[in-house]
RNA sequence: GUCCCCAUAGUUUAAUGGAUAAAACAGAGGCCUCCGGAGCCUCAAAUGAGGGUUCGAUUCCUUCUGGGGACA
Numbered sequence: 001g002u003c004c005c006c007a008u009a010g011u012u013u014a015a016u017g018g019a020u021a022a023a024a025c026a027g028a029g030g031c032c033u034c035c036g037g038a039g040c041c042u043c044a045a046a047u048g049a050g051g052g053u054u055c056g057a058u059u060c061c062u063u064c065u066g067g068g069g070a071c072a
Stems, first nucleotide, its partner, number of pairs: 001071007010025004018055001027043005048064005
């Protein structure tokens, strides 16, 4: 330099055009307990940024940013 892949809660993953974005662990509160742990219930928390297509975008297109890889 050319090409390919990835980016979603604090972390690890779901959701491939229809909605209020799902779960596990972690966090906070409560129940239980003499206390703690375990267990049960509840809560908060996310789509990398800009633009475009569409009635509708996490999903499709494009540019950028960051990460990874192949070739040279």
Annotation:
This is a predicted structure of a 72-nucleotide RNA (transfer RNA) from a Candidatus Nealsoniibacteriota bacterium. The coordinates come from a structure-prediction model, not an experiment, and the mean pLDDT is 81. Its Rfam family is "tRNA". By type it is a transfer RNA.